[in-house]
RNA sequence: GAGUUUGAUCCUUGCUCAGGAUGAAUGCUGGCGGCAUGCUUAACACAUGCAAGUUGAACGAUUAACAUCGUAGCGUACGGGUGAGUAAUAUGUGAGAAUCUACGUUUGGGUGAGGGAUAACUAGUGGAAACAUUUGAUAAUACCUCGUAAUGCAACGCCUAUUUUUAUUUAGGGUUGUGAAAGAUUUUUGUUGCCCAAACAUGAGCUUGCAUCUGAUUAGCUAGUUGGAAAGGUAAAGGCUUACCAAGGCUGUGAUCAGUAGUUGAUUUGAGAGGAUGAUCAACCACAUUGGAAUUGAGAUACGGAACAAACUUCUACGGAAGGCAGCAGUGAGGAAUAUUCCGCAAUGAACGAAAGUUUGACGGAGCAAUGCCGCGUGAAGGAUGACGGCCUUAGGGUCUUAAACUUCUUUUCUCUUAAAAGAAAAUAUGACGGUAUAAGAGGAAUAAACAUUGGCCAAUCUUUGUGCCAGCAGCCGCGGUAAUACAAAAAAUGUAAGCAUUAUUCGGAAUUAUUGGGCGUAAAAAGUGCGUAGGUGGUUUCUUAUGUUUAUUGUCAAAUAUUAAAGCUUAACUUUAUAAAGGCAUUAAAAACAAUUUAACUUGAGUAUGAUAGAGGCAGAGGGAAUUUCUAGUGUAGCGGUGAAAUGCGUAGAUAUUAGAAGGAACACCAUUGGCGAAAGCGCUCUGCUAGGUCAAUUACUGACACUGAGGUACGAAAUCCAGGGUAGCAAAUAGGAUUAGAUACCCUAGUAGUCCUGGAUGUAAACGAUGUAUACUAAAUGGUGUUUAUGCACUGUUAAAGCUAACGCGUUAAGUAUACUGCCUGGGGAGUACGCUUGCAAUAGUGAAACUCAAAGGAAUUGACGGGGGCCCGCACAAGCGGUGGAACAUGUGGUUUAAUUAGAUGGUACACUAAGAAUCUUACCAGGGAUUGACAUAAUAGAGAGUUUCUGAAAAGAAAUGUGCCUAACGGAAUCUAUUACAGGUGGUGCAUGGCUGUCGUCAGCUUGUGUGGUGACAUCUUGGGUUAAGUCCCGCAACUAGCGCAACCCCUUUUUUUAGUUAUAUUAUUUUUCUAAAAAUACUGCCGACGAUAAGUUGGAGGAAGGUAGGGAUGAAGUCAAGUCCUCACGCCCCUUAUGUCCUGGGCAACACGCGUGUUACAAUGCGCAAUACAAUAAGUUGCUAGUUUGUAAAAAUAAGCAAAUCUUCAAAAUUGCGCUUAGUUCGGAUUGUAGGCUGAAACUCGCCUACAUGAAGCUGGAAUCGCUAGUAAUCGCCAAUCAGCUAUAUGGCGGUGAAUACGUUCUCGGGCCUUGUACACACCGCCCGUCACACCAUGGAAGUUGGCUAUGCUUGAAGAUAUUUUCUGAACAAUUUGGUGGAUGUAUCUAAGGCCGAGUUUAUAAUUGUGGUGAAGUCGUAACAAGGUAGCCGUACUGGAAGG
Repeated sequence: GAGUUUGAUCCUUGCUCAGGAUGAAUGCUGGCGGCAUGCUUAACACAUGCAAGUUGAACGAUUAACAUCGUAGCGUACGGGUGAGUAAUAUGUGAGAAUCUACGUUUGGGUGAGGGAUAACUAGUGGAAACAUUUGAUAAUACCUCGUAAUGCAACGCCUAUUUUUAUUUAGGGUUGUGAAAGAUUUUUGUUGCCCAAACAUGAGCUUGCAUCUGAUUAGCUAGUUGGAAAGGUAAAGGCUUACCAAGGCUGUGAUCAGUAGUUGAUUUGAGAGGAUGAUCAACCACAUUGGAAUUGAGAUACGGAACAAACUUCUACGGAAGGCAGCAGUGAGGAAUAUUCCGCAAUGAACGAAAGUUUGACGGAGCAAUGCCGCGUGAAGGAUGACGGCCUUAGGGUCUUAAACUUCUUUUCUCUUAAAAGAAAAUAUGACGGUAUAAGAGGAAUAAACAUUGGCCAAUCUUUGUGCCAGCAGCCGCGGUAAUACAAAAAAUGUAAGCAUUAUUCGGAAUUAUUGGGCGUAAAAAGUGCGUAGGUGGUUUCUUAUGUUUAUUGUCAAAUAUUAAAGCUUAACUUUAUAAAGGCAUUAAAAACAAUUUAACUUGAGUAUGAUAGAGGCAGAGGGAAUUUCUAGUGUAGCGGUGAAAUGCGUAGAUAUUAGAAGGAACACCAUUGGCGAAAGCGCUCUGCUAGGUCAAUUACUGACACUGAGGUACGAAAUCCAGGGUAGCAAAUAGGAUUAGAUACCCUAGUAGUCCUGGAUGUAAACGAUGUAUACUAAAUGGUGUUUAUGCACUGUUAAAGCUAACGCGUUAAGUAUACUGCCUGGGGAGUACGCUUGCAAUAGUGAAACUCAAAGGAAUUGACGGGGGCCCGCACAAGCGGUGGAACAUGUGGUUUAAUUAGAUGGUACACUAAGAAUCUUACCAGGGAUUGACAUAAUAGAGAGUUUCUGAAAAGAAAUGUGCCUAACGGAAUCUAUUACAGGUGGUGCAUGGCUGUCGUCAGCUUGUGUGGUGACAUCUUGGGUUAAGUCCCGCAACUAGCGCAACCCCUUUUUUUAGUUAUAUUAUUUUUCUAAAAAUACUGCCGACGAUAAGUUGGAGGAAGGUAGGGAUGAAGUCAAGUCCUCACGCCCCUUAUGUCCUGGGCAACACGCGUGUUACAAUGCGCAAUACAAUAAGUUGCUAGUUUGUAAAAAUAAGCAAAUCUUCAAAAUUGCGCUUAGUUCGGAUUGUAGGCUGAAACUCGCCUACAUGAAGCUGGAAUCGCUAGUAAUCGCCAAUCAGCUAUAUGGCGGUGAAUACGUUCUCGGGCCUUGUACACACCGCCCGUCACACCAUGGAAGUUGGCUAUGCUUGAAGAUAUUUUCUGAACAAUUUGGUGGAUGUAUCUAAGGCCGAGUUUAUAAUUGUGGUGAAGUCGUAACAAGGUAGCCGUACUGGAAGG
């Protein structure tokens, strides 16, 4: 820097990515060289070989020689390995004093005289072995004695000088005692050893300041502990050790305890500050199977030495022995994982030696490994009619692609041949590497490219195919459910390149622990409040010191690394040389501003006094009235009470109501307030007493920095709760009853116990909130209130606002502004304020306070929508007011369901259900059964051929067979159409309306939807479009940071109504060319134009005039942006998928018409406003030649026969209700017509399933319809008939039209439904059909408790006491000296002390595990409810108590 919370935005915050690094590992791949690096795990176990020897110029022996054994010396404490332990006996850095130091260097001095043994060896013995033991002999630079020496060492009441106030220190001198030695060699004036002393160098030991991980869920630790003086001990100071005396020492600046860890130079990352790491190289430390403890030595408590104990391994003759790779190789094991049982001492170094030299798994080299870094190569130039091939394609082409082929060239590398180093110093000689590096020549493009990625972050594909929430991918977001740029493959592309990618770890990004460099009103985060200790910070002036501070000096911080500049390998990596700065610690000198210290002052911070003053500040006592309740008495009678409505309850045993009186407890109306007081919690009737704090005033006085904050600590601390004792009127958890409800452990009601009150204790928490720590200073104004000595003031308390701040909201002299000081707290959500531990409490609990696991979010503020059983305004046949229906009956029709071989399919809340379908007997037809054919019923093309057609028979038909026959045009070649065969293909009412187009429905004919510019806002967005009016209308007017504009509204279009003009077939009347109704073309008219009132003088509303018509005149067409993944793949079109002798096609028959039943839409009715009969009048739309059919005749009728007119203003089809008259008289009827029988008619090939009509007969239900529900505001409803399309016919009671007759009602917007605008809340955005809580059940995961079981670790106590050290003893021993001895020195044994491992008792701590039990988390579609989000339907939430399946109450 980016991705990721959201519909979008800003912020907070976490997660993730891009970079670097590695002792790495894994996958795929692999040409060369140089330089490095290579068991991070089991400090697990180790076969085999090697890794420390050397000296004959110390000595004995042995040998022909090489060599070998032993004594003796030096070395073996170095070099090499490892990191277990260790949090300080370590390390780093800087100081220091009480020490030693083999070999080495320098200086001075010395090296005399003697002695006794012993190993190897010899001869035996024992033993499996290892080895042991006895006898005899022998040497030394081995061992011992004596002499000599001081400048050594020890002692001294000695002397001199020096230092100090004194004690004393230091230097020199003196006296006494003690006390050394080794030879070898023969180049002999030598060389080299040995002894003493002093000094140097080197190395080592010791002390000390500072630095040096985590945990307080480790707070107290310590008896040799802290100090003293004495003794012992050590190389050396010292409780290092011992006895005695004192009682100290360490600790909140983190002791003790626990966990982890070798430390450093450095490495890595980072701009730096920091963080992480401590491989290789270097310094220090520690360790050598585990554990104590020693010897020798200059040096060890000794990796390749010894003794002991333990575990393990090996050998054994069972009696005993041997061993220690964390040396180099190597083996096993462990593990993701780490090399050769190589060469050489040639170089560098080390040990020994006089030297030659010997030894050296140190080291120098090679081998293995792409483990890393660096370098080189896999060819270079040209080469297009752009080959082949692959992939894609819109079929043209594009791309791989100058890439290849081809031509020319080069030879790093490769193969072969030849030559051939440096590294060697020091005259000769000496090279593991190595015939290596390197050079020359020859050959031939020859021997040499992979890996990952291609949705975003992130460079590279919107390419194809496969797959189909499968297989799979994935670092995060996320892809995959039939068109996947995200899986797999192909093609192409991008990146890096002998590597590439992944995994792991680490730094960075991460300002995400913030010193540099963050925060805390609402996102995580100010302790509930005060007082106050330590600590931190601190007013003005003078003096002092020099602690901090600043400047400079000196020393040091090893080398390597790193920086800079050079140099050497062809370059680079690598190596070498030189070198700066900063910083740390210490040292010396200087400065004196600041901080600090010392000193002396000051008054402004702070405090005190004096005088006023406000107040529900606190504690205690006394008093008061109103009200509730109860009791007593009276009056009085049937109810009271309570609710949404009721009931439980009270009441005739007299309630409620009312009057009087009494009792008792609790709380103090009005005043009362954004008023007051208090640190907060909190405080309210009146009076009194006690008491604390505040404010103001003074040209008053005093003190003189006494201050601020405040870890621990301490005090106070609502309500609830607990303990003890009182009290109890009202209220009231729990509880009971009544309701409500599906249930109701609730809301409502009736009762009611703790409690609420008082006294004394406990608890210590609240949304203890201003969600805002305390103190101080500064920074515009305006305006309220309280107090005060009324002031230009001070103190307190509010509001609005400037600058500034803030993510925004907001804050704003009472800061969330600008600064300072101190404290507390935060670091993603959940798990969880849970578990464990500890502290507190009588208990309830409180305080402190994790982890595993899980998610990629959780969250804040604001925005736009949507929603609300939120609010306001407005509209609509939305309600209301009316009229008529549906729902009940029968039938028609559609649908569900059921049934069926099939009952084709679609439509399914509103927005499906007389819908698709303007007409299913066949056809339609898509369904079922059966029967067929397969280039097909239909299209195009190609090839080869044929020739049409007609008739008959079989068959249910399709179809098959037979017979007959040779067509049309022609220019006579052939052509068109047709048929047969073959091939491409046809065909599909098969799937997907959630792949689509088109069309349609709905909100809704609702008034909305949106752009540009400007402006405001960090931004999403807002403004305009809101407001005041008005309208049917975002219609118009006014106002306004808005001004325009577009789609909608309206208008433009059509019909109706009026008039005029023109024309007129038909019709009518009068009449003889005109009129009228009418027809069909064009015009006119209506615009709030005029008047009054209202209104802002506007828009407009209202009334009126005129007018055929008045405020959109009435209808129609017209349907914004969008919504419902709404409907339709079965109208049509179309992608993809599927079928292809079948899901296509043909045919016959059946089905779509079934029938217990539910629902929708209708028709006819139930009758007298009616029905029947008779008479009689008036329409309009529209249709008509396969037609409408007049008239006439026949028939009861349907209809038939005959037949005029009309391709239509001319002909035809045409009314009913109404009106008049008669009958019926309230009944299942002269209502109603279902159902059924018989006989007919019509259409059609056909009327059984399954048509319509007629006549006669039959005459069902039904007497106005429960809950509920529909339509309609005027030529409307209601009612009456008529026409048309489809159509052979018809199921039409449907649908679309037409006219006739022709009402009622609207107060109004409270309510229901739907919609619009504004506003408000929101945890919703798939948008309330939303979101979401808890129990229960299931699966998985993690975790707590738990009777216990188990393994470590730690410390204490008791016991035992190996080896060893020290002390000591005498029953032992005994070459050197002495010899007078029971001699001395010594050794051994025994004893004592210390002590490892071991044993015992409990204790602490920790790991693992456990029947079982608790909790949490996760899991597309489980159960129960609905607690929260809107007034969430009882506002929610916090603390506490009780209570309930659960949320909860």
The RNA shown here (small-subunit ribosomal RNA) has 1449 nucleotides and comes from Trachelomonas ellipsoidalis. The sequence is in RNAcentral, with records from ENA, Greengenes and SILVA. Its mean pLDDT, the model's own confidence on a scale to 100, is 83. Its Rfam family is "Bacterial small subunit ribosomal RNA". Its family is annotated with structural constituent of ribosome and ribosome in the Gene Ontology.